The RNA shown here (Fluoride riboswitch aptamer (crcB RNA motif)) has 65 nucleotides and comes from an Acidobacteriota bacterium.
It was read from a public genome assembly, where an Rfam model found it.
Taxonomically the source falls in Acidobacteriota (Bacteria, Pseudomonadati).
[in-house]
RNA sequence: GUCAGACCGGGUGAUGGAGUUCGCCCGUUAAACUCCCUGCAGAGGGUGAUGACUCCUGUCCGCCG
Numbered sequence: 001g002u003c004a005g006a007c008c009g010g011g012u013g014a015u016g017g018a019g020u021u022c023g024c025c026c027g028u029u030a031a032a033c034u035c036c037c038u039g040c041a042g043a044g045g046g047u048g049a050u051g052a053c054u055c056c057u058g059u060c061c062g063c064c065g
Base pairs, nucleotide, nucleotide: 008027009026010025011024012023013022016056017055018054019053020052021051035046036045037044038043
């Protein structure tokens, strides 16, 4: 000097908040990340507030009062 790992910290995983946990990226400020289906593309269609679990808020559908 370079690379890798651990601890710690931050960011991030298709729309909000919180707890727990997992993955990824970074600690040389850039990277991780930015859904699915059809189509050459334009474009059209579809699921979901979670990466996962739970709670809250919002939204949608059905039923009852």